Model confidence (mean pLDDT): 81 of 100.
Predicted 3D model of a 77-nucleotide RNA (transfer RNA) from a Steroidobacteraceae bacterium.
It matches the Rfam family "tRNA". By type it is a transfer RNA.
RNA sequence: GGUGAAGUAGCUCAGUUGGUUAGAGCACGGCAUUCAUAACGCCGGGGUCGAGGGUUCAACUCCCUCCUUCACCACCA
Numbered sequence: 001g002g003u004g005a006a007g008u009a010g011c012u013c014a015g016u017u018g019g020u021u022a023g024a025g026c027a028c029g030g031c032a033u034u035c036a037u038a039a040c041g042c043c044g045g046g047g048u049c050g051a052g053g054g055u056u057c058a059a060c061u062c063c064c065u066c067c068u069u070c071a072c073c074a075c076c077a
Stems, first nucleotide, its partner, number of pairs: 001073007010026004019057001028044004050066005
């Protein structure tokens, strides 16, 4: 340099022919339970869906550019 994949909550991830409130588990906070702690139970907070632009009545989803990570290929020394 070329090709492909990925980027969504603190972490791991789901969410598709574009639409009807952005979700789960773990973690975190509170309550309950217990002599106490853990586990289990109930409730809750937390998101510019990597960034910018475009298409559309409507974009996490489609298109373009850029950034980051990973894999493969190629080149130079």